SAM riboswitch aptamer (S box leader) from Arthrobacter sp., 119 nucleotides, folded computationally.
Its mean pLDDT, the model's own confidence on a scale to 100, is 77.
NCBI's taxonomy places the organism under Bacteria, Actinomycetes, Micrococcales, Micrococcaceae, Arthrobacter.
It matches the Rfam family "SAM riboswitch aptamer (S box leader)". From the family's description: The SAM riboswitch is found upstream of a number of genes which code for proteins involved in methionine or cysteine biosynthesis in Gram-positive bacteria.
RNA sequence: CAACCAUCAAGAGCGGCUGAGAGAUCUGGCUCGUUGACGCCGCAGCAACCAUCGCCCGAUGGAAUUCCCCUUCCGGGGAAUCCGAUCGGCGAGGGUGCUAAGGCCAGAAGCGAUGGAGC
Numbered sequence: 001c002a003a004c005c006a007u008c009a010a011g012a013g014c015g016g017c018u019g020a021g022a023g024a025u026c027u028g029g030c031u032c033g034u035u036g037a038c039g040c041c042g043c044a045g046c047a048a049c050c051a052u053c054g055c056c057c058g059a060u061g062g063a064a065u066u067c068c069c070c071u072u073c074c075g076g077g078g079a080a081u082c083c084g085a086u087c088g089g090c091g092a093g094g095g096u097g098c099u100a101a102g103g104c105c106a107g108a109a110g111c112g113a114u115g116g117a118g119c
Stems, first nucleotide, its partner, number of pairs: 001118001004116005013043005021032003025108005044099003049095002052092004057088004061083002064081007103111001
């Protein structure tokens, strides 16, 4: 950034600074807040979007070797071992994000936020 994809009812708070509004915008509610909210910083935590590494299992797949079966031949089927790719699972640290209430609720709109991939 009027562009693309995914998600947004789960989950997770303490301390320090600051000092009046805050919950994205508008309207209407409701809530939080001088017993210090919002914000910033530190630490801790939650989650698992992204890439990496490790492990294991499973699914799909591939090729080789060996064995078995069918077949006159060509060929076909099955089993064991192996391989790395994709998908999935678990774990670790990393890049982010998040940690009142369903994105607080309803309505509105060129909605918004976060991650990924782009320009």